[in-house]
């Protein structure tokens, strides 16, 4: 140096171009309990950045960040 992959809550996942972006385990609260775990309810919290195209973009296209594979 090409060329390719992936980049979503604190973790780890899904999500035909159209749902309020879900689940699960972690937090927070309350209930249950003599306390403590267990269980049951409820909450909080995410689309790597910036720009196109579309009526609409996690989702297509470009740049660049970042990790990683591969040729040389």
């Nucleotide at each position: 140096g090409c060329a390719c992959u992936u980049g979503u809550a604190g973790u780890g996942u899904a999500a035909c171009g159209g749902a309020u972006a879900g689940c699960a385990c972690a937090u927070a609260a309350g209930a249950u309990u003599c306390c403590g775990g267990u269980u049951c309810u409820u909450a909080u919290a995410a689309u790597g950045a910036g720009a196109g195209u579309u009526c609409g973009a996690u989702u297509c296209u470009c740049u660049c960040c970042a990790a990683g594979u591969g040729c040389a």
A computed fold for a 72-nucleotide RNA from Apilactobacillus xinyiensis, annotated as transfer RNA. The coordinates come from a structure-prediction model, not an experiment, and the mean pLDDT is 82. Lineage of the source: Bacteria > Bacillati > Bacillota > Bacilli > Apilactobacillus. RNAcentral records the identical sequence in 3 taxa. Rfam family: tRNA. By type it is a transfer RNA. Gene Ontology term of the family: triplet codon-amino acid adaptor activity.